[in-house]
RNA sequence: AUUCAUCUCUCGGGGUGCUAAUAGUAAUUGGCUGAGAAUAACCCGUAGAACUUGAACUGGAUAACCCCAGCGUAAGGAAGAGAAGAGUAAAUGAU
Numbered sequence: 001a002u003u004c005a006u007c008u009c010u011c012g013g014g015g016u017g018c019u020a021a022u023a024g025u026a027a028u029u030g031g032c033u034g035a036g037a038a039u040a041a042c043c044c045g046u047a048g049a050a051c052u053u054g055a056a057c058u059g060g061a062u063a064a065c066c067c068c069a070g071c072g073u074a075a076g077g078a079a080g081a082g083a084a085g086a087g088u089a090a091a092u093g094a095u
Stems, first nucleotide, its partner, number of pairs: 001088004006083005011045004017032006051076003057070004
């Protein structure tokens, strides 16, 4: 000087589905999966699968659903500082 993972602070990004009943066109209460299924947290921030597009996609399951897998060494996608730790490189000095 720089890299990596962890932690802290600040800032930022994202998603919130399926289904049953009541009821009446909008909401409430349950059930399923999940970190998270709206007010509160959760997850993610370039070593970027958090999330979006492809997609009213394809295969398998299910009461049903991105529920599982493919798609995907595809395309996009939001950062700074500090702490201590583990490495790497260069210069200088000593032996």